[in-house]
Molecule: c-di-AMP riboswitch aptamer (ydaO/yuaA leader)
Organism: Streptomyces chromofuscus
RNA sequence: GGACAGUCAUCGCCGAGUCCCCGUACGGCGCGAGCCAGGGGAGCCGGGGACCCAACCAUGAAGUCCCUGGGGUGAAUCGGACGCCCGCGCGCGGCGAGGGAGUCCGUAGGAGACCUUCCUGCUCCGAACCCGUCAGCUAACCCGGUAGGCGAGAGGGAAGGAAAGG
Numbered sequence: 001g002g003a004c005a006g007u008c009a010u011c012g013c014c015g016a017g018u019c020c021c022c023g024u025a026c027g028g029c030g031c032g033a034g035c036c037a038g039g040g041g042a043g044c045c046g047g048g049g050a051c052c053c054a055a056c057c058a059u060g061a062a063g064u065c066c067c068u069g070g071g072g073u074g075a076a077u078c079g080g081a082c083g084c085c086c087g088c089g090c091g092c093g094g095c096g097a098g099g100g101a102g103u104c105c106g107u108a109g110g111a112g113a114c115c116u117u118c119c120u121g122c123u124c125c126g127a128a129c130c131c132g133u134c135a136g137c138u139a140a141c142c143c144g145g146u147a148g149g150c151g152a153g154a155g156g157g158a159a160g161g162a163a164a165g166g
Base pairs, nucleotide, nucleotide: 011151012150013149014148018042019041020040021039022038027036028035029034043146044145045144046143047142048141053136069134070131071130072129073128078106079105080104081103082102084100085099086098088096089095090094109125110124111123112122114161115160116159117158118157119156120155
């Protein structure tokens, strides 16, 4: 001097996931820098839950299938192609339909540096989880959450605000 990893601070991003108080710190964790239980409140978020409304009560027509509950958080839905796996059928060196997972390509929708809205670009995301046979909306009322993960110049224009400066 460089690389890698960790910690703290600053400025930010996705997200409801922030702030205050009591308590805790003579304890515990870590090599270390450092970090930390629990409870209450405010704010924000989610779920359950009347009247009314909706739905059902309920039939009829066409086509298809032979059985597969339903619901919630979230932007994360809906398709197509290609191998692979499973069993089945057949005219069996293969073909056919079905199911499962994966890899790609799209897509409803969503995010991106003061805030909101609009226009226009670019870059990304388009997951995961939960309830447990049960829930439409829903005032009163009841219940729960307040995490986790990221990055380093964050394009441009318009309107209205905010902040800073003078």